[in-house]
RNA sequence: GCCUCAGUAGCUUCAGCCUGGUUAAAGCGCCACACUGGUAAUGUGGAGACCGCGGGUUCAAAUCCCGCCUGAGGCU
Numbered sequence: 001g002c003c004u005c006a007g008u009a010g011c012u013u014c015a016g017c018c019u020g021g022u023u024a025a026a027g028c029g030c031c032a033c034a035c036u037g038g039u040a041a042u043g044u045g046g047a048g049a050c051c052g053c054g055g056g057u058u059c060a061a062a063u064c065c066c067g068c069c070u071g072a073g074g075c076u
Stems, first nucleotide, its partner, number of pairs: 001075007010028004021059001030046005052068005
């Protein structure tokens, strides 16, 4: 230098991305309430991501195109 893959709530991961339009889900964690003499545990409810960053195309982009960043692997 080139190629492939990955980057999604505080953390760990689904789904989706090829085939643009409908709701991005779960566990842990967080907050409130119930239970308790009081915690923990348990139960119920709730908040939190618009999908690595920027730009473009489009009526409309997590999804298409371009550039860049980070990580893993490979080639010379």